[in-house]
Context: one part of a larger RNA
This record gives sequence, structure tokens and C1' cells, in this order.
RNA sequence: CGUUGAUACUUGAGAAGGCACACCUCUAGUACGAGAGGACCGAGGUGUACUGACCACUGGUGUACCAGUUGUUCUGCCAAGAGCAUUGCUGGGUAGCUACGUCGGGUUAGGAUAAGCGCUGAAAGCAUAUAAGCGCGAAGCCGUCUUCAAGAUUAGGUAUCGCAGACCCGUUCGAGACGAGGACGUUGAUAGGCUCUAGGUGUACGCGCAGUAAUGCGUGUAGCCGAGGAGUACUAAUAGG
Repeated sequence: CGUUGAUACUUGAGAAGGCACACCUCUAGUACGAGAGGACCGAGGUGUACUGACCACUGGUGUACCAGUUGUUCUGCCAAGAGCAUUGCUGGGUAGCUACGUCGGGUUAGGAUAAGCGCUGAAAGCAUAUAAGCGCGAAGCCGUCUUCAAGAUUAGGUAUCGCAGACCCGUUCGAGACGAGGACGUUGAUAGGCUCUAGGUGUACGCGCAGUAAUGCGUGUAGCCGAGGAGUACUAAUAGG
């Protein structure tokens, strides 16, 4: 830009992907075989790679979370802290993202066939699966399964609505390179803050007690806390074009 305006739901021409493999048990130590050995067919189970989704579990990460700790500088000093040293180092760790984690998947029909095996059957009184005709037969082919899909310009279909909305701007997001998309804009919980809480760290400072002291104990499962959950208009989404 087109498709006769919009929205929702769709059909599927066409396209892409997938289709795996191994082992074990039963059938059955059966058929077969002198024995040694040892099945087809069929039924069930387990696993491996591969793959999709997800984060309740197990782990990883988690550089503005918590604690411990070394050196040094500074806050006048003590105490308590802050900066720097790879995030100074070390031990943990919320959300999110993740695999080593969890759940799922590869199932069957059906059709046409390959090699191969056949039926009927002449040429050629026989024979012959083939010349006419008809069948069986693969992890392979077409489908079945999953996804995309009407620029399929042959631009499809159905339903509803059709005249006031859309954008700019702002608060933002499990959305995102930017556009775009979703939520919200005071008739408001959109983000921040605050309160409560899940969860993390692990018992703060100060004071008291014991000890010469280092330190320990009590107050006290404390104190602190990023992204999670809920509530709450305190702040900002005003006004306007």
C1' cells in the first nucleotide's frame, strides 16, 4: 500500500517441524535342534539421547540483601561506623533468569508402493505373479500429530457493531533494541513511598551482669533487608493540545 469501515472468531491453498534407539520381563527355555544353543508373532515395562514448557522440589547465579573477617584512611578520641583494596576476602541468599531440576512428547488408524511373495491367466491346448485384470507387502512415501498460514492479488468465511474516536503527554509492565503490545491516568491502586506480611540473614546498637582482659550471657528467633504478596492516595500520573 492492497484486500469494500471496524472488532472478534475462524476455513486451510501452502509451508515448516516431528516420526528415534536400546535394554529387560512374559509368551518360553516353548517352536526348532542330536546337543550346544535358541526364536518369529504378540503383550508389558524401563532407560538413553533429542525436544517443548515450567520454577512447587533439588541446585546454580543473584556486583545497591544479611552476616563474619584482614589491612589501611577518615568521621577529634572510646565505642560505633563509612570509603578503598577483584563485589577486598569468606559464609549464606529473596525475586528474576536458569539446569544439573520437574512435567510432557515421538501415538495410532488409513492410502499408494519398493525389494519380495501371490491369485486368476493367455500369447504358446502345457507352463507362467503379467501381457489385460486382482491382491499382500517396509523405520521409507502420502496422510494421521504439532506449529505458522487469506499478499491464497483466486486477497476466503461467520457473527456483531458502525459515527466519535484516536493520538500527543504522563505513571508503568511477567511487553520490549526503537517503534509496537498490555495496564492505568484522581469517577485512580499504574509506579514509587508507607504499613503489614512471605522470605533471607542469624540474635543489631545501647545498657546490664560475669570476667584483670580477650570474651561470654541477658534484654532478644533480635536488628537489618532489592526485585515477592496484600493494603493504603502520602508523591507522581495535573492542566491541556
A computed fold for a 241-nucleotide part of an RNA from Candidatus Uhrbacteria bacterium RIFCSPHIGHO2_02_FULL_53_13, annotated as large-subunit ribosomal RNA, domain VI. It was read from a public genome assembly. Model confidence (mean pLDDT): 86 of 100. The source organism's lineage runs through Bacteria, Bacteria candidate phyla and Candidatus Uhriibacteriota.